A computed fold for a 1520-nucleotide RNA from Ferrovum sp., annotated as small-subunit ribosomal RNA. Model confidence (mean pLDDT): 85 of 100. RNAcentral holds the sequence, with entries from SILVA. Its Rfam family is "Bacterial small subunit ribosomal RNA". The organism belongs to Ferrovum, within Bacteria.
RNA sequence: AGAGUUUGAUCCUGGCUCAGGACGAACGCUGGCGGCGUGCCUAAUACAUGCAAGUCGAACGCUUCUUUCCUCCCGAGUGCUUGCACUCAAUUGGAAAGAGGAGUGGCGGACGGGUGAGUAACACGUGGGUAACCUACCCAUCAGAGGGGGAUAACACUUGGAAACAGGUGCUAAUACCGCAUAACAGUUUAUGCCGCAUGGCAUAAGAGUGAAAGGCGCUUUCGGGUGUCGCUGAUGGAUGGACCCGCGGUGCAUUAGCUAGUUGGUGAGGUAACGGCUCACCAAGGCCACGAUGCAUAGCCGACCUGAGAGGGUGAUCGGCCACACUGGGACUGAGACACGGUCCAGACUCCUACGGGAGGCAGCAGUAGGGAAUCUUGCGCAAUGGGCGAAAGCCUGACGCAGCAACGCCGCGUGAGGGACGAAGGCUUUCUGAGUUGUAAACCUCUUUCGACAGGAACGAUUGUGACGGUACCUGUAGAAGAAGCACCGGCCAACUAUGUGCCAGCAGCCGCGGUGAUACAUAGGGUGCAAGCGUUAUUCGGAUUUAUUGGGCGUAAAGAGCUCGUAGGCGGUUCGAUAAGUCGGGUGUUAAACCCCCAGGCUCAACCUGGGGCCGCCACCCGAAACUAUCGUGACUAGAGUUUGGUAGGGGAUCACGGAAUUCCUGGUGUAGCGGUGGAAUGCGCAGAUAUCAGGAGGAACACCAGUAGCGAAGGCGGUGAUCUGGGCCAAUACUGACGCUGAGGAGCGAAAGCGUGGGGAGCGAACAGGAUUAGAUACCCUGGUAGUCCACGCCGUAAACGGUGGGCACUAGGUGUGGGGACUUUUCAACGGUUUCCGCGCCGCAGCUAACGCAUUAAGUGCCCCGCCUGGGGAGUACGGCCGCAAGGCUAAAACUCAAAGAAAUUGACGGGGGCCCGCACAAGCAGCGGAGCAUGUGGCUUAAUUCGAUGCAACGCGAAAAACCUUACCUAGAUUUGACAUGCUGGGAAAAGCCGUAGAGAUACGGUGUCCUUCGGGGCCCAUCACAGGUGGUGCAUGGCUGUCGUCAGCUCGUGUCGUGAGAUGUUGAGUUAAGUCCCGCAACGAGCGCAACCCUUGUCUUAUGUUGCCAGCGAGUAAUGUCGGGGACUCAUAAGAGACUGCCGGGGUCAACUCGGAGGAAGGUGGGGACGACGUCAAGUCAUCAUGCCCCUUAUGUCCAGGGCUGCACACAUGCUACAAUGGCCGGUACAGAGGGUCGCAAUCCCGCGAGGGGGAGCUAAUCCCACAAAGCCGGUCUCAGUUCGGAUCGUAGUCUGCAACUCGACUACGUGAAGCCGGAGUCGCUAGUAAUCCCGGAUCAGCAUUGCCGGGGUGAAUACGUUCCCGGGCCUUGUACACACCGCCCGUCACACCACGAAAGUCGGCAACACCCGAAGCCGGUGGCCCAACCAUUAUUGGAGGGAGCCGUCGAAGGUGGGGUCGGUGAUUGGGGUGAAGUCGUAACAAGGUAGCCGUACCGGAAGGUGCGGCUG
Repeated sequence: AGAGUUUGAUCCUGGCUCAGGACGAACGCUGGCGGCGUGCCUAAUACAUGCAAGUCGAACGCUUCUUUCCUCCCGAGUGCUUGCACUCAAUUGGAAAGAGGAGUGGCGGACGGGUGAGUAACACGUGGGUAACCUACCCAUCAGAGGGGGAUAACACUUGGAAACAGGUGCUAAUACCGCAUAACAGUUUAUGCCGCAUGGCAUAAGAGUGAAAGGCGCUUUCGGGUGUCGCUGAUGGAUGGACCCGCGGUGCAUUAGCUAGUUGGUGAGGUAACGGCUCACCAAGGCCACGAUGCAUAGCCGACCUGAGAGGGUGAUCGGCCACACUGGGACUGAGACACGGUCCAGACUCCUACGGGAGGCAGCAGUAGGGAAUCUUGCGCAAUGGGCGAAAGCCUGACGCAGCAACGCCGCGUGAGGGACGAAGGCUUUCUGAGUUGUAAACCUCUUUCGACAGGAACGAUUGUGACGGUACCUGUAGAAGAAGCACCGGCCAACUAUGUGCCAGCAGCCGCGGUGAUACAUAGGGUGCAAGCGUUAUUCGGAUUUAUUGGGCGUAAAGAGCUCGUAGGCGGUUCGAUAAGUCGGGUGUUAAACCCCCAGGCUCAACCUGGGGCCGCCACCCGAAACUAUCGUGACUAGAGUUUGGUAGGGGAUCACGGAAUUCCUGGUGUAGCGGUGGAAUGCGCAGAUAUCAGGAGGAACACCAGUAGCGAAGGCGGUGAUCUGGGCCAAUACUGACGCUGAGGAGCGAAAGCGUGGGGAGCGAACAGGAUUAGAUACCCUGGUAGUCCACGCCGUAAACGGUGGGCACUAGGUGUGGGGACUUUUCAACGGUUUCCGCGCCGCAGCUAACGCAUUAAGUGCCCCGCCUGGGGAGUACGGCCGCAAGGCUAAAACUCAAAGAAAUUGACGGGGGCCCGCACAAGCAGCGGAGCAUGUGGCUUAAUUCGAUGCAACGCGAAAAACCUUACCUAGAUUUGACAUGCUGGGAAAAGCCGUAGAGAUACGGUGUCCUUCGGGGCCCAUCACAGGUGGUGCAUGGCUGUCGUCAGCUCGUGUCGUGAGAUGUUGAGUUAAGUCCCGCAACGAGCGCAACCCUUGUCUUAUGUUGCCAGCGAGUAAUGUCGGGGACUCAUAAGAGACUGCCGGGGUCAACUCGGAGGAAGGUGGGGACGACGUCAAGUCAUCAUGCCCCUUAUGUCCAGGGCUGCACACAUGCUACAAUGGCCGGUACAGAGGGUCGCAAUCCCGCGAGGGGGAGCUAAUCCCACAAAGCCGGUCUCAGUUCGGAUCGUAGUCUGCAACUCGACUACGUGAAGCCGGAGUCGCUAGUAAUCCCGGAUCAGCAUUGCCGGGGUGAAUACGUUCCCGGGCCUUGUACACACCGCCCGUCACACCACGAAAGUCGGCAACACCCGAAGCCGGUGGCCCAACCAUUAUUGGAGGGAGCCGUCGAAGGUGGGGUCGGUGAUUGGGGUGAAGUCGUAACAAGGUAGCCGUACCGGAAGGUGCGGCUG
């Protein structure tokens, strides 16, 4: 960094897809080790069990236990001094120490830990503010700590209750609680001074009201106290933590456009730590919003993480900061701090206990369970470290945390051995097949090593005092031994890597293109290879590639895309000059931008991942200083080039209203006049003898304005056309004066806006949707015709759309020209004018340079170069559709999706092909002719039918008298029956044998079997032959769509290409086109082409004329001989002829035409004249044309059969249809008789003469001939004569009968021929159709191949006789060249549209129905705060008669607010819904043929009506 995919190919547009990275992942296969991390993304679902917040006895009283001591009382014992000492046990009270229990009290349970439901918000981020604030514990300073009082829990007794717990009576302590004193630097008021951006702040002075624990512990004491320490109080300040306010920033929908009553502000009051509608009363009517309010949906925010070159895009796990929440909803209490995760009260749902009365609970703490899910761990160890709470401390607590466990979930590191080793082993796979290649130095084998792992021994740092969960762990040492350790994906292209087998559009693959229908590198398997590696693939998601939302960095004539047009609001942008300011802008500085992260440099774990230290970076924001060019603001500064005004001209279908005019159509009246008119491709419907059409005159009415008329004019667009008048808008030119930036664009908005359509009222001649009729047609809801209603016209009002197009938004400026035209001006020419010339401004066109463009094209009227503003686009279809909203009387318009589906859809240009497009040209293509076919009979071939089989192939032209130039057997491939299996045929190996072939006989249908006879060659090795075995033979079995070869066809048409050059981004073009000409791409001229090749022509064969040479078997003129006759003979080379070699014809000559050409026309000469006639010869290619059955051949198939042999049958079968022929239908003829003239062939397995026999086919016999010698072999039509006389015949010969001939082993199925007899159809052939242009058609015979025989008819040749016609290219068919259109490229037998039918899918509507959400109105109103009351109750203070009163407080009650709940009508969103609507996709369904070519009626747009459907028609518009 790109690649694949639209096409026959190209370029462009444009989407889809891939290669990269990432991940809290999951799934599949596999799995050795270690380190460091990470691990419920789903159900903020429900939770069993254990633990997660306590601590302080140095605040306090009580209580239990243990130990010690003292004391009281009593008893026993001992010693004895007899009342003393000691000991033991029990008792009373007390003290000390230790341990425990609940309680009062203090501090902490507001931290730490979890989660992301809610939240679009000052929640978060960032920067500020508080002169509007609070802050326990901590720090600093100052001052203090005096003197009193009354209770209460625990406890004891007792009551209720199942329990939870609650109540009564009595006692008691405090660092618990309450007065009083003292105190000002705290608070309030007043005064003065200073300061500030406002409220206001600070300092000083003065007057009145508020605190303490006298506490705990240690030491000491003269017992009063002192002292130390920890606490305590007031005040100030700090630190930390918090609270409030403000600027800015970060999201989707406008199919959410209006929201708001405490709402916005004020005054006063209350409340709070504090400002404030925070709350209340009153007053005013404000506040927010297109710079997006409100609503709905979604969402914790950030540091950061992933990706990216960056800008961006996506994300918000782990770590860190902030916020919110703690079963759901509401509330407060306590406290420095909460409206409180492991507190409390109430309501609700759920779970549990219950004695049914009532109670208990909240894992989104750590483990763990169930559930959900594709999916996410142990009910572990320890407080050793770090940190936290309490405590003076020891210490206690700590699922925070430190560790361990599980999981390849991720990142990083290591290993699974190293070196040597060729018999290139075996095996596997492949193969051109026994040869080789590959696996592969790979293995074996030899020599080494031991990381990891195993076992054994030692042993840390973490902790410089004690303490180690980790852990006998890291690490070190030793021992044994290559030992225990490799998989996964891929191999058609993208994309590195290829073969075999199996399968056969099946099974399957696939990210895109696509692969698979018998040779699959694409499926499956194997071998091999490629890539990664303890992992590898797949899936999901995300960024990239994608400049495919384009700020960087895209577009809008035709690909998607300029609003139908104008005015104009907000907004954006804006001329020249001076000055000021400093908002933007620029420079410097300061603060901030937490840490972690990232980058760099070091360091620590053996390295790395990881960790640590330092440095860097951190757009932004705030403040300070400075600059003043540009933008901005100010000066009601200045200017005139933009814009506008004035004056004078001027062109015009610009607009509106009124009036008038003539031509034409139609109608009415009258006249003339008579049978048709009208209409069409041709007709008919229609009108007309009741007088039409035609024609004349008069009248009526409506609509439109010929000629002029012009890519001419005017208008913003739509649009505007007779004439005149009135009113009116804009433009252009010239001139000067004035205003002094007044300008451009323009979201919303407003106005105008063809045709059709709608409403009301008129009008209505013509035209004319719908409709009716007539035609056409398979049908014809059309095109054509005859009618005809709305409508078209007017007035008023709607509608608001068009291919409303230059498919090109508006404005300004710049950038070669040429030419035409409309309007105005100036100069010049002219005596003046007109015409003309030059020039200038404004319009409208054409051509064209640079430049641009994918190309086409555009090009001063830009699609060029720039600036400003607006609109619009982002693959095709679904769809300009649904839903919602707005507008409309309606029709409908405007705005405008999604699901689903495809890998394309598309633009321009290229080459072909095609056209019921055009031009030119050719051909027996048509026409002009001749003879036929199609009708009959027969022959042959084919289809069909039949059959045991009727073998197979050929199927439009280009199969069908074709393969087949010969089916009785054979052929023969088919059928039936019988046989056979190394084979009917070939080669080889091994072993064996002595016969084999032939002949004869027997059996049999034969093959065959049996018997007899028979005895090959030799260099003596053997060969040949036979038998057996193994390889193999064999196949007319399949595939002509696996092939070679050969052939047909377009077509003997004139074409098909290449090299170099040039043009084009390219496919390609040029050459090869053009003007002529030719049979011809034949030739000539021109030309960015110049040459060349395959074709054409020529060279080849034959035929036509002549010459020369040679003359046998050919010939015979002259000479001679002979015969009845004949070149028969001698001879001859003259002629014919034969065989060779040559000549000749070349538009060479003359004339006309033509470009001084090619060429063409005419003529001469010539045997032949313009290729002389004919043949062979077939370019590049097309048709998957034909042939596997000529042959060859790959693969597949059969192998006692699909091979081989044999007999018989079949290929010949016959209701029928077709094709090609023959013979005819007769007199241009038939028959009979006579008579004449060929050419080319064939012949020894043969042709066969003369002669004899037979009516004949033929038979007998056999001369001659291996052929210019002999034979086949008499050519026939023709000519001469005769007969028949128009008829189913003396035409015609089918069919049938009888008798024969020949071939052959054999003519039954199934041969040919002969004779006699029989004598069918047929009297010239419908629609249609074939051949032929001169020695041709027609007609007449002759020969040959095949062949035993079989051809009067087929095929291939030969000669005889021998025509007619061609005006011409309009039409049919085929072809060539040029051009044009195309939506075709399998190429018109193409492509393609819509309804209907069937299946599936998603969506809309729908009577309804179910649910969610947020509000509103009303009802009820818990807990609780606040307020009121407080008759009842109350220790502290005061008074007092000493039990009362007061102050104060409380229960209770009442009230405001108030969650849940209830009722109600609406809103909004979603699910579902009989039925219904269109859409999409499907295999070869049905109906038509709309579109693409002039697509057969040019198409399309808007609108209206109609129709099974595409669609048709009317009106207006466009050219695509």